A computed fold for a 74-nucleotide RNA from Frigidibacter sp. RF13, annotated as transfer RNA. NCBI's taxonomy places the organism under Bacteria, Pseudomonadati, Pseudomonadota, Paracoccaceae, Albidovulum. It was read from a public genome assembly. Model confidence (mean pLDDT): 81 of 100. Its Rfam family is "tRNA". Gene Ontology term of the family: triplet codon-amino acid adaptor activity.
């Protein structure tokens, strides 16, 4: 530089043919349980869905451009 895949919570990642509330493990904070600590259970917080713009009545999802990242090829 070309080609593919991805960028969604603090980490990993899910999210169908666009449809009105965005999720789960983990981890975190708080209870419960215990003489206590782990564990195990309950509940809570936490998110301009990589940035811009278009199309739509509605975009995380569909289009353009650009940023980063794995991978492949040079």
């Nucleotide at each position: 530089g070309g080609c593919u895949a991805g960028g969604u919570a603090g980490c990993u990642c899910a999210g169908c043919u666009g449809g009105u509330u965005a999720g789960a493990g983990c981890g975190u904070g708080c209870g419960a349980c215990u003489c206590a600590u782990a564990a195990u259970c309950g509940c809570a917080a936490g998110g301009u869905c990589g940035a811009g713009g278009g199309u739509u009545c509605g975009a995380g999802u569909c289009c353009c451009u650009c940023c980063c990242u794995c991978g492949c090829c040079a």